The RNA shown here (FMN riboswitch aptamer (RFN element)) has 97 nucleotides and comes from uncultured Eubacterium sp.
The model forms 100% of the base pairs in the Rfam consensus.
RNA sequence: GGGGCAGGGUGAGAUUCCCGACCGGCGGUAUAGCCCGCGAGCUGUUUAUCAGCUGAUUCCGUUAGAACCGGAAGCCGACAGUAAAGUCUGGAUGGGA
Numbered sequence: 001g002g003g004g005c006a007g008g009g010u011g012a013g014a015u016u017c018c019c020g021a022c023c024g025g026c027g028g029u030a031u032a033g034c035c036c037g038c039g040a041g042c043u044g045u046u047u048a049u050c051a052g053c054u055g056a057u058u059c060c061g062u063u064a065g066a067a068c069c070g071g072a073a074g075c076c077g078a079c080a081g082u083a084a085a086g087u088c089u090g091g092a093u094g095g096g097a
Base pairs, nucleotide, nucleotide: 007019008018009017021087022086023077024076025038026037027036028035033075034074041053042052043051044050057073058072059071060070061069079090080089081088
């Protein structure tokens, strides 16, 4: 040793739907949520552990070198609760690179 729906719409009821808004753990590398790993989560197994599963990016520019910087347009985000949740409540004063 992690953050985040301001302001609106509909509705009996929604921070969950719609418009819009906001957020981004750790290591590596030219500075990274979306490149490669790790952690977390799920399943199986075990004395210890180990194995499998597990989300998302392109184009242009600069440069010796950038999917990391600049410009632009996109995308992703465990489980339970509840009017359907990355953002509320809870496990969690937990676990953890």
Annotation
Its mean pLDDT, the model's own confidence on a scale to 100, is 86. Rfam family: FMN riboswitch aptamer (RFN element). About the family: The RFN element is a highly conserved domain that is found frequently in the 5'-untranslated regions of prokaryotic mRNAs that encode for flavin mononucleotide (FMN) biosynthesis and transport proteins.